[in-house]
Context: one part of a larger RNA
RNA sequence: GAGCGAACGCUGGCGGCGUGCCUAACACAUGCAAGUCGAACGUGAAAGGGAGCAAUCCCAAGUAAAGUGGCGUACGGGUGAGUAACGCGUAGGUAAUCUACCCCAGAGUCUGGAAUAACCUGCCGAAAGGCGGGCUAAUACUGGAUAGAGCGAUGGAAUCCGUAAUUGGGUUUUUCGGGAAAGGGAGGAAGCAAUUCCCUUUGCUCUGGGAUGAGCCUGCGUCUCAUUAGCUAGUUGGUGGGGUAACGGCCCACCAAGGCAUUGAUGGGUAGCUGGUCUGAGAGGAUGAUCAGCCACACUGGAACUGAAACACGGUCCAGACUCCUACGGGAGGCAGCAGUGGGGAAUCUUGCGCAAUGGACGAAAGUCUGACGCAGCCACGCCGCGUGAGUGAAGAAGGCCUUCGGGUUGUAAAGCUCUGUCGAGCGGGACGAAUAAUUUCAGGGUGAAUAGCCCUGGAAUCUGACGGUACCGCUAAAGGAAGCACCGGCUAACUCCGUGCCAGCAGCCGCGGUAAUACGGAGGGUGCAAGCGUUGCUC
Numbered sequence: 001g002a003g004c005g006a007a008c009g010c011u012g013g014c015g016g017c018g019u020g021c022c023u024a025a026c027a028c029a030u031g032c033a034a035g036u037c038g039a040a041c042g043u044g045a046a047a048g049g050g051a052g053c054a055a056u057c058c059c060a061a062g063u064a065a066a067g068u069g070g071c072g073u074a075c076g077g078g079u080g081a082g083u084a085a086c087g088c089g090u091a092g093g094u095a096a097u098c099u100a101c102c103c104c105a106g107a108g109u110c111u112g113g114a115a116u117a118a119c120c121u122g123c124c125g126a127a128a129g130g131c132g133g134g135c136u137a138a139u140a141c142u143g144g145a146u147a148g149a150g151c152g153a154u155g156g157a158a159u160c161c162g163u164a165a166u167u168g169g170g171u172u173u174u175u176c177g178g179g180a181a182a183g184g185g186a187g188g189a190a191g192c193a194a195u196u197c198c199c200u201u202u203g204c205u206c207u208g209g210g211a212u213g214a215g216c217c218u219g220c221g222u223c224u225c226a227u228u229a230g231c232u233a234g235u236u237g238g239u240g241g242g243g244u245a246a247c248g249g250c251c252c253a254c255c256a257a258g259g260c261a262u263u264g265a266u267g268g269g270u271a272g273c274u275g276g277u278c279u280g281a282g283a284g285g286a287u288g289a290u291c292a293g294c295c296a297c298a299c300u301g302g303a304a305c306u307g308a309a310a311c312a313c314g315g316u317c318c319a320g321a322c323u324c325c326u327a328c329g330g331g332a333g334g335c336a337g338c339a340g341u342g343g344g345g346a347a348u349c350u351u352g353c354g355c356a357a358u359g360g361a362c363g364a365a366a367g368u369c370u371g372a373c374g375c376a377g378c379c380a381c382g383c384c385g386c387g388u389g390a391g392u393g394a395a396g397a398a399g400g401c402c403u404u405c406g407g408g409u410u411g412u413a414a415a416g417c418u419c420u421g422u423c424g425a426g427c428g429g430g431a432c433g434a435a436u437a438a439u440u441u442c443a444g445g446g447u448g449a450a451u452a453g454c455c456c457u458g459g460a461a462u463c464u465g466a467c468g469g470u471a472c473c474g475c476u477a478a479a480g481g482a483a484g485c486a487c488c489g490g491c492u493a494a495c496u497c498c499g500u501g502c503c504a505g506c507a508g509c510c511g512c513g514g515u516a517a518u519a520c521g522g523a524g525g526g527u528g529c530a531a532g533c534g535u536u537g538c539u540c
Stems, first nucleotide, its partner, number of pairs: 001540004006536005013386006020378001021344001026342003030339003035071003040068002043065001048059004078297003087222008097214002102210008110144004119134006151177003155174007183202003187198004223269003230260003235257008272294004276287004299320005322333004350376001352375003358372001359370004389419004399410004423481001425476005433467001438462010484529005489510003495524005505512002
């Protein structure tokens, strides 16, 4: 000099854009943060309104609600405790692998069965909750059929790739074995109806391919201590098995005695890594807030279940500590989600608004949910911009300070005169962000027996804004409401007087102060920066 997620002191007008628990991964009151689907399924209220003299009936409504089932809850959001590691970065490998939803292509979707929740009922319990009996449905569960390009038979044949190695793999063909599924909606036709058929759409099953995501392996790089020198028994390798989507001591049995290390093993300390950020001419040094990628964690430790994927923040089980409820028998909980509270600390915000936009989950859609997100609030915490007036004005006013008493300085500064109207204040107008989807309608095309229905393309109309009566624009009045902080001995821009008298004090270094102190305190004046200025801490 530059920088900061800063803090402290004094001061403080406005706006835009950002940032905001670096400490206790300390404990948490309260609310919200993950649901959705009736076009998978069986049930199914009430308030209120209406009719009636009333009983009762109709609407509300097949709505709300609970349940079965499907998809989601592994994303999104938080934190950095642990981790010196294939964790991360980079370059590769997987011929050792998986991939729900999505896209393309092919083939299919046949026929049966037995239950169970909700509901009714009995019982236990203070509660949380649980047990038994009876009824019922499905895209829930399940038997059978059918199917090959998948799987297995190290099957047979041909051919190709690849490796150090028949270690291994691809393609074509052939034989045998076992192995799948689910329906729903709109429209039309037939029929008294149940129902059946046609068509369309959306699902379901199997197979091949794609896309996306993930697992695993490898080369190289990745802090410090040698006042840590030896470490290792599933340890190192082999054979055979088990296990996994998959290779592998990943696990197991047996066999061998290996493996690592001064090119730093092992041990101790510290630490999430990176893109980046700060500094620097660069080389380098320091750092890893916000944003983005990866990893790890979710009260502490351990475990599996479900699932395409978890060993799962707002799931389950066990143990522990802590908190709460209890009828003492037993139960409930997990903010390192968003706000917020206590505590710690030098120190870090609102228990706000909205799903209008973007994105996500579910749904055919309407839509529902979304503390992601979009916005608003607080703090000069940072960066940037603007303002606190402009012109004129010498009797160089008064006052202050200094003085050699002549004067000098404050100083065109003020007053006065002439203007302007940014910001702020008041009044009025008033956005962009929103065009999709949907509905209605028109035209064209496809399917179809069809002018139904459904699908595609194009046009028109309707509807939707948290921010917000905000930005912005116009008008009104009025210089009115808006300047401080540090420094002035040298380094270092800026000097005099008074007070004090090695005292009180200053100080980054050198050093000032013991009676004329430009260095202490005050005043006048000056210098520097400016809504900030200084100090402290940290980095280069």